[in-house]
Context: one part of a larger RNA
Formats: sequence, structure tokens, C1' cells
RNA sequence: CUGGGCGUAAAGCGUGCGUAGGCGGCUUUGUAAGUUAAUUGUGAAAUCCCAGAGCUUAACUCUGGAACUGCAAUUAAAACUGCUUAGCUAGAGUAAGGUAGGGGACAGUAGAAUUCCUAGUGUAGGGGUGAAAUCCGUAGAUACUAGGAGGAAUACCAGAAGCGAAGGCGACUGUCUGGGCCUUUACUGACGCUGAGGUACGAAAGCGUGGGGAGCAAACAGGAUUAGAUACCCUGGUAGUCCACGCUGUAAACGAUGAGUGCUAGUUGUUGGGGUCAUAGACUUCAGGGGCGAAGCUAACGCGUUAAGCACUCCGCCUGGGUAUUACGGUCGCAAGACUAAAACCU
Repeated sequence: CUGGGCGUAAAGCGUGCGUAGGCGGCUUUGUAAGUUAAUUGUGAAAUCCCAGAGCUUAACUCUGGAACUGCAAUUAAAACUGCUUAGCUAGAGUAAGGUAGGGGACAGUAGAAUUCCUAGUGUAGGGGUGAAAUCCGUAGAUACUAGGAGGAAUACCAGAAGCGAAGGCGACUGUCUGGGCCUUUACUGACGCUGAGGUACGAAAGCGUGGGGAGCAAACAGGAUUAGAUACCCUGGUAGUCCACGCUGUAAACGAUGAGUGCUAGUUGUUGGGGUCAUAGACUUCAGGGGCGAAGCUAACGCGUUAAGCACUCCGCCUGGGUAUUACGGUCGCAAGACUAAAACCU
């Protein structure tokens, strides 16, 4: 390689969009490139295979046959694939009418709480812990009251709930804006699926420039603990956390489960629509999101119409462990580093 695999053993790219390519619905016309059949030519000899013959046998040699699974031409077939003609509506999309939502961006507003400042009341403690101490406080703290400043986050509602491709999204109002679902079947008429490269988005931390800084808090300092304690605990505390713009491009980026389509028992909650009925409700039908489970699958655990079942299409990836999410080289980055990615050697 063939083959076998990828939830947990090695293995699904973090997620979209999309180029090339691969694959692709129903009916029909033609064609004959693929496909099938027949014929002809060619496919050197030797070798291989079969039959026979010659060396006393064999190896070996000789004769004949077969074979050379291939290529080309001609003729024929037209189901399938391709190309082509004309159509269709079940896929896909558009339109119309509804509808749910923490989907996104920007601007504004609100209340609770922490901290700080000012003023008042008031007096000796407060704070913290397993216990303490560092720490704050007679220059009046803690506590209570009134006023003010500023930043960040939005209790309850809140839910196996909702939305989003993923990352993720939670006070309220406004403006702009993306997607979904349902119903009507009015329109287009296969316009589809996947997607190497490519491109966009992408938590936190980190980086650059400029702001901001209440709380929290790497680093750091001190107090404890301890044999020690570069920790866990306590008192402080700077980057950072926040905003704008730019970069980084990684995560247990997880459902550790790529995307799409069709098929294969049910039952029980739940979210958003629709329909029917003798409208409390029941039944039913789409789309989502959970639990349990038929068949089946699985090494087992478990999965089970949201498949890890049965099939097909396309992409990515794996091939004993260590060395090694490494070295070298290359590309990218301000850097940190990211991506790609070995070998010797050990076993």
C1' cells in the first nucleotide's frame, strides 16, 4: 500500500463561509466518451502452463499447442454513468402572513452593594483566625445617620429553559441589524451536498498606544503555621481585570462524538408555532431541547429518530511506547510564542 479504524484504547481541524475537485432528484430526446458483445490485426523469441520426443533417468534440450489477462480498428447494443434536447416538483431557494428569543452593534438610563471623601451622634476598641499576629483606632476608628464621588457587576425572575456556526450571550429603554421556526402553497425550477488550498470569526491569559481604576488580585512585602514553608490561612498590595483601537490565534475551544441525506418500536417531561374537537382540557402535526428505553450496535461502559443502529456522499485524522504538543528548516508574530514537523538512540 491493501485493509482496519477515530465517545473513553492512537485518531474529528475550535467554528463558519467558500475556490478547485469529488458526489448528486424525477420523466424524456439524441449521442456513443465510459460500459458490454462479436470480428479482424497486433501482442518478437526465450521464459511460465499442457501434450509429446531426445540424452540409461533427472536437471537440461527439442517439437507442437495453449497462453500473453494488453492495445488498436470495424460492427452492434443503449440499461447504467457522462454529454445533450424538452419538461417536472418531492430537494434547495424566493415571496406573503404570523411568531419566540440573555443572537449582534451603538447610545442612554436605573436601583442595590463595596470602597473613598465631607458633616453629625458616639467611645474604646475594631478587624482577622483553628488559635493568633502583622494591620486600623484617643490626631477619635468600628457602629449609626445625612450628603457626595467613582468604577465594576446586574440579586429575585432563572429553568435538564432560551438564542447563536462556534467562542459565547443575562438590569431597563431606544436606534440599527443577523439568523431561526410555523402557516399558505403563490413563484423559480436541481439553482443541491461536501469542501484540499484560501478567507473570516474565535474564551481566558498575554502584547502595543491612549484612557480608567471601586472591588478583586498573579508578582511582591509582612504576620502566622511548620523541622523547613520560596505554599495552603491572615493583613496589605502592583500589573491585570474595565474602555477605545490594533495584535496574538491558543484551551479538558468537550457531546473528548466532522458535515449532509434517507431509513429503523415506543414512552415521559419541557420550549416555540399550527390544526381539530362535545375548549377544564384532550387529540394531532412541525421545529427544538431533556429523561428512560424496541430492534440493532459496542471490548465493556454505554449509545439508542438529537445514534455510537442500517446505508450512501464529501472532507479531516490515526498506524506500538519514549525521545517529541521536541530539534533543524520554513511561514506568521512587536514579543511571548503559534503552525508545520523529524532522526539517532532506548524499549